A computed fold for an 89-nucleotide RNA, annotated as c-di-GMP-I riboswitch aptamer. Its mean pLDDT, the model's own confidence on a scale to 100, is 79. The sequence was found by an Rfam model in a public genome assembly. The model forms 95% of the base pairs in the Rfam consensus.

RNA sequence: AUUUCAUUUUGGCAAACCAUUGGAAACAACGGGACGCAAAGCUACAGGGACUAAGGCGUAUGACACGUUAUGUCAGCCUGGCUGCUAAU
Numbered sequence: 001a002u003u004u005c006a007u008u009u010u011g012g013c014a015a016a017c018c019a020u021u022g023g024a025a026a027c028a029a030c031g032g033g034a035c036g037c038a039a040a041g042c043u044a045c046a047g048g049g050a051c052u053a054a055g056g057c058g059u060a061u062g063a064c065a066c067g068u069u070a071u072g073u074c075a076g077c078c079u080g081g082c083u084g085c086u087a088a089u
Stems, first nucleotide, its partner, number of pairs: 003088002012037002017032002020029003035076001041082003046079003049074003055069005
């Protein structure tokens, strides 16, 4: 420098669920908690995908409503990009 995470050590992260806070929601932050993770580190203005629909638009109504839409969210859905610990070759 390249490749690979099969095993081990020292460590790391933390799903579901619960409490509090923020948010229209999806969801997020924080504390508890561990299902899992060798990138479960970063990137959502790299591509695909998923979730939500406040506002907008359309339909309709006395009113409620229904459809559609991301500019909102997910990196623990996949691919790509960037960075990186230990060990082995």